[in-house]
Context: one part of a larger RNA
RNA sequence: UCUGCGACUAGACGAAAAGACCCCAGAACCUUUACUGUAUCCUGGUAUUGAACUUUGAUUCGGUAUGUGUAGGAUAGGUGGGAGACUUUGAAGUUCUAGCGCUAGCUAGAAUGGAGUCAACGGUGAAAUACCACCCUUAUUGCAUUAGGGUUCUAACCUACUCGUCUGAAUCGACGAGAGAGACAUUGCCAGGUGGGCAGUUUGACUGGGGCGGUUUCCUCCCAAAUUGUAACGGAGGAGUUCAAAGGUUCUCUCAGUACGGUCGGCAAUCGUACGGUGAGUGCAAAGGCAUAAGAGAGCUUAACUGUAAGACUGACAAGUCGAGCAGAUGCGAAAGCAGGACUUAGUGAUCCGGCGGUAGCACGUGGAAGCGCCGUCGCUCAACGGAUAAAAGGUACUCUGGGGAUAACAGGCUUAUCGGGCCCAAGAGUUCACAUCGACGGCCCGGUUUGGCACCUCGAUGUCGGCUCAUCACAUCCUGGGGGUGGAGAAGCUCCCAAGGGUUCGGCUGUUCGCCGAUUAAAGUGGUACGUGAGCUGGGUUCAGAACGUCGUAAGACAGUUCGGUCUCUAUCUGUCGUAGA
Numbered sequence: 001u002c003u004g005c006g007a008c009u010a011g012a013c014g015a016a017a018a019g020a021c022c023c024c025a026g027a028a029c030c031u032u033u034a035c036u037g038u039a040u041c042c043u044g045g046u047a048u049u050g051a052a053c054u055u056u057g058a059u060u061c062g063g064u065a066u067g068u069g070u071a072g073g074a075u076a077g078g079u080g081g082g083a084g085a086c087u088u089u090g091a092a093g094u095u096c097u098a099g100c101g102c103u104a105g106c107u108a109g110a111a112u113g114g115a116g117u118c119a120a121c122g123g124u125g126a127a128a129u130a131c132c133a134c135c136c137u138u139a140u141u142g143c144a145u146u147a148g149g150g151u152u153c154u155a156a157c158c159u160a161c162u163c164g165u166c167u168g169a170a171u172c173g174a175c176g177a178g179a180g181a182g183a184c185a186u187u188g189c190c191a192g193g194u195g196g197g198c199a200g201u202u203u204g205a206c207u208g209g210g211g212c213g214g215u216u217u218c219c220u221c222c223c224a225a226a227u228u229g230u231a232a233c234g235g236a237g238g239a240g241u242u243c244a245a246a247g248g249u250u251c252u253c254u255c256a257g258u259a260c261g262g263u264c265g266g267c268a269a270u271c272g273u274a275c276g277g278u279g280a281g282u283g284c285a286a287a288g289g290c291a292u293a294a295g296a297g298a299g300c301u302u303a304a305c306u307g308u309a310a311g312a313c314u315g316a317c318a319a320g321u322c323g324a325g326c327a328g329a330u331g332c333g334a335a336a337g338c339a340g341g342a343c344u345u346a347g348u349g350a351u352c353c354g355g356c357g358g359u360a361g362c363a364c365g366u367g368g369a370a371g372c373g374c375c376g377u378c379g380c381u382c383a384a385c386g387g388a389u390a391a392a393a394g395g396u397a398c399u400c401u402g403g404g405g406a407u408a409a410c411a412g413g414c415u416u417a418u419c420g421g422g423c424c425c426a427a428g429a430g431u432u433c434a435c436a437u438c439g440a441c442g443g444c445c446c447g448g449u450u451u452g453g454c455a456c457c458u459c460g461a462u463g464u465c466g467g468c469u470c471a472u473c474a475c476a477u478c479c480u481g482g483g484g485g486u487g488g489a490g491a492a493g494c495u496c497c498c499a500a501g502g503g504u505u506c507g508g509c510u511g512u513u514c515g516c517c518g519a520u521u522a523a524a525g526u527g528g529u530a531c532g533u534g535a536g537c538u539g540g541g542u543u544c545a546g547a548a549c550g551u552c553g554u555a556a557g558a559c560a561g562u563u564c565g566g567u568c569u570c571u572a573u574c575u576g577u578c579g580u581a582g583a
Stems, first nucleotide, its partner, number of pairs: 001583008010575003014570002022404006028396004034201005041193007050153010061142005067136001077135005084118003093112008158180002161178006204216003213233001217239006240385001241283001242342002247301007255279001257275005281290002284347001286345003305328004311322003317386001330339003353379007361372002411458001412456001413454003417451001419447006428438002465540001466538003470532001471529005478503003481498006505519005546564004550559003
């Protein structure tokens, strides 16, 4: 070195299981004051559903009464007919009772009484309730119809009541008889309410993982690399309007500030003079403009018009922006001219659906019309602002599926802010003296043990803290060894240089690493090795399903809060290592 055999497991990102954590998309269950439904339940109406009495309304018909504005015998409802009507079947008058009432009287009944009472006349818009007919207002009464309430009935309907028959056993059933209850209840239909009991769903996106927070449309500046454009959870600010003048036009004017002068008057009010080219002002942010003013006043006014539009800018589209000119009708100006809002850039919302005004194009055989169209206009913090629906929140550790190393937690990688170490400068401390020792403010490097940043391999799996076992390496050395300096008398120290051969303890508490404590020691080193080592062990912690407490939540449930409990698989093919046998 090769070939066997027996062992051991460091590696083959070993095997197993399309990762259960995380994210994305979907699903399923669960919750609720998410949305929309719905079973059930409650209430009402109606049918099943009948009778009588009573009561309260409504309607038709019939009877009876009822009706004072003023003038006027006086309580004149309207219209028409009409010259007579009522009366011994008892008139006028008187008494009593009842009703109405505008307090003047009217109506009815009873008694008495014993023959009359009223009507055309004059006044009034209208003439007699003398008489008759048809009506109106209001009231009352009767029959009928109808609606509601109450009481009673019995024949529908009902009975887990009693008896009988079928029937021989039967607490079931049918029928019959009785009893009870009774038009209620039951049931059907139609409505209103209630309704996580049940069902279907929703519960956005961006995001240096996700969540929490923030943002989401529009305007201005920088970033933006001298056209335009240009991202980020880059740096700064604003808007979701206002104005009938703050618009149009004609004419006129010049600001802020400073100095000096001047009654009250002061640093600063109003006034005067000079200087002052923009530092003022512009309705509001910023930028770009603006004194020829777009800034400040005054006069007159409504172009903050209607119908169009050559041609451009801009945008993926849809939108957005500018616009000479033409026609009509206006305002200002002597006129030339200017005016289709505002110094400009924000002040906003598509489509559908619906409302309003106009128009008269279509209008289902024809004429109309419902409806539609066209023109104008109105209704959205549809603000997640190119707006899924008119209408929508949560939990899952009981979970599931499809995917992702496009994306987090472990480990590795890159980086090194943080962390650890070294060096430079030397203000200062060190009685004096920067450098025995310490070293501010700063500067230059190194390391890759901390906490991070990034998200590059791995989510068809790279097992995660601590302990046990077994280690191996670095040296920035804890001990032992050799030296320099000393603010080293000696001893003990401090500091620096060389040095990795060997060594580097036993216990108590805690799952602990760490730490504190006890007792030793020459010393009880710092780190790397997937925070070495689970196909070597453990499983106390963390991190499934059970349960409890506190807290939070209406709840389902949740908590780097706590607590008790909780399956650790693999017969070694290859590399590797050890032993052994042979060549």